[in-house]
Formats: sequence, C1' cells, structure tokens
RNA sequence: AGCUCCGUGGUCCAACUGAACAGGGCGCCCGGCUUCGAACCGGGAGAGUGAGGGUUUGCAUCCCUCCGGAGCUU
Repeated sequence: AGCUCCGUGGUCCAACUGAACAGGGCGCCCGGCUUCGAACCGGGAGAGUGAGGGUUUGCAUCCCUCCGGAGCUU
C1' cells in the first nucleotide's frame, strides 16, 4: 500500500430477501420459594445499532467517506 471480515444494552450474540414495539443468553434490580443462600419460577430496568453523509415512503440491513479491531497479500 492492496484485499477480506467485524463493530448492536454491562457482557456475549441474533435480526442482512429493507417494513410493524431492535429479540435472546449471562449479568443487574424487585418479588415468590427457602431457616438463610444457591438452584428454580414470575416480573422489571437498560441499546436506536462505531461516526458522518447518501438512496428510499421506510435502513441495524443497500451505497460513499472516515474511525477502531482481526486476518491475508506485498
């Protein structure tokens, strides 16, 4: 220098044929159960998707430029 992939709650991941409240595990909070705790059960809070722009009636999803990370090539 070129190419490929990735970036979504605290954390790990899903949603990519563009559509309806961005879904789930773990964690956190409350309650039940229990002598207490764990496990289990019920409920709850928490992200507008790395940043900016574009396309579109409508983007996490498509396009462009940047930022960060991983890998390959030179």
Molecule: transfer RNA
Organism: Gemmatimonadota bacterium